The prediction has a mean pLDDT of 80.
Transfer RNA from a Gemmataceae bacterium, 72 nucleotides, folded computationally.
The sequence is in RNAcentral, with records from ENA.
It matches the Rfam family "tRNA". It is annotated as a transfer RNA.

Parts: sequence; C1' cells; structure tokens
RNA sequence: UGUCCCGUAGCACAACGGUAGUGCGUCUCCCUGUUAAGGAGCGGGUUGUAGGUUCGACUCCUACCGGGACAG
Repeated sequence: UGUCCCGUAGCACAACGGUAGUGCGUCUCCCUGUUAAGGAGCGGGUUGUAGGUUCGACUCCUACCGGGACAG
C1' cells in the first nucleotide's frame, strides 16, 4: 500500500428493510440462622462517525475512524 472480515447494553452475542432482543453480570425482592445455590423482577442502547437511497435502515450504498486476517 492492496483485498477481505468485524464494530449493537458492563461482558459475550442475536435481529426478512417494518416496535432493537437473548444469555451472563449489576441492582431489588423471595427463600435461608448467615453466605452460597435456587426462584421472581426492574433498569441499562445516539446500533463506531458523517452523509446518501427508501414511506421506513442494525440491515442497502459511499467516505472516514478503530480492530483483525491475508498478500506485497
């Protein structure tokens, strides 16, 4: 320098162009003499950034930023 892949909640990841979810964790409650285990529940998101297409974009297009693999 080129090609390709990835970027979504604290962490790991989902999501036919049509209400952004799941598990774990945090927090609250139940249970217990206490803790752990177990049960129930609440919250938590500018979907990396900026534009474009569309009635509608995590999803499609472009350019950047960051990470990775390969080639030179």